[in-house]
This is a predicted structure of a 73-nucleotide RNA (transfer RNA) from Gallowayella concinna. The organism belongs to Gallowayella, within Eukaryota. The RNAcentral record of the sequence draws on ENA. Its mean pLDDT, the model's own confidence on a scale to 100, is 83.

RNA sequence: GGCGAUAUGGCGCAGUGGAUAGCGCGCCAGGCUCAUAACCUGGAGGUCGAAGGGUCGAAACCUUCUAUCGCCC
Numbered sequence: 001g002g003c004g005a006u007a008u009g010g011c012g013c014a015g016u017g018g019a020u021a022g023c024g025c026g027c028c029a030g031g032c033u034c035a036u037a038a039c040c041u042g043g044a045g046g047u048c049g050a051a052g053g054g055u056c057g058a059a060a061c062c063u064u065c066u067a068u069c070g071c072c073c
């Protein structure tokens, strides 16, 4: 230098055009218990890497850029 993959709550992931963006773990509060764990209930926490574009409407499509990982030279 060329090519590809990935970038979504603290962590791991799902969501491939029409929802208030979900799931597991974790965290907080309550319940249960003599108590802890487990179990049950509720809650906080993300504007989806950045900026443009196109669409009635985007996390999702298009363009550029950034970061990480990998391959080739």
Base pairs, nucleotide, nucleotide: 001072002071003070004069005068006067007066010025011024012023013022018056027043028042029041030040031039049065050064051063052062053061